[in-house]
RNA sequence: UCUUGACAAAGGCAAACUGCUGGAAACAGUAGGACGCAAAGCCGUGGCCUAAGGCAUCAUUCGAUGCUAAGGUAGACAAGGCUGCCAGG
Numbered sequence: 001u002c003u004u005g006a007c008a009a010a011g012g013c014a015a016a017c018u019g020c021u022g023g024a025a026a027c028a029g030u031a032g033g034a035c036g037c038a039a040a041g042c043c044g045u046g047g048c049c050u051a052a053g054g055c056a057u058c059a060u061u062c063g064a065u066g067c068u069a070a071g072g073u074a075g076a077c078a079a080g081g082c083u084g085c086c087a088g089g
Stems, first nucleotide, its partner, number of pairs: 002089004012037002017032006035075001041082003045078002047073003053068006
């Protein structure tokens, strides 16, 4: 440097769900909790989710419908960039 991953060792992360907080929402943070994870570490592309604001149409009093990411998601899935623990080859 490349490659492999046990039922080993040292450790790590933490789904659903619940409380609290933030948010228009999607969702996030935090505490508890473990379904899982060898990159479930970081980044963000496709994709996916949401639609406050904006735009369009209708109504024109409240409003309704549609489109839209500048908001999210990487633990559905696919591909990529950067970094990394232990053990074996």